[in-house]
RNA sequence: AUGACCCCGGUGGGAGAGUCCCGAGUAGGGACGCCGAAGGAGCAAUUAUUCACCCGGCAGGUGAAGUAGAAACUCUCAGGCUUCAGCACCAUCGGAUGA
Repeated sequence: AUGACCCCGGUGGGAGAGUCCCGAGUAGGGACGCCGAAGGAGCAAUUAUUCACCCGGCAGGUGAAGUAGAAACUCUCAGGCUUCAGCACCAUCGGAUGA
């Protein structure tokens, strides 16, 4: 099941961040400075568990350690800072799968 979650594609929307120099240059490159919404990385409460103390003991409480632990938060590796492209996310239309 008149199809969840995840994945793929089409369409519409879609932010942020610069200056100078080189160059025939709307290509590209360099220097310094920046952005966060591809991707990637980090962690709070809490939590599996362990130890110590209180207690005659269990339970419970306190403290410490610690596996797991989210993001649009943080980092800025990657990516980006004219246009185009890309872009998380939202909507919508399909595809595949089948709890």
This is a predicted structure of a 99-nucleotide RNA (Glycine riboswitch aptamer) from a Syntrophomonadaceae bacterium. Lineage of the source: Bacteria > Bacillati > Bacillota > Eubacteriales > Syntrophomonadaceae. Its mean pLDDT, the model's own confidence on a scale to 100, is 80.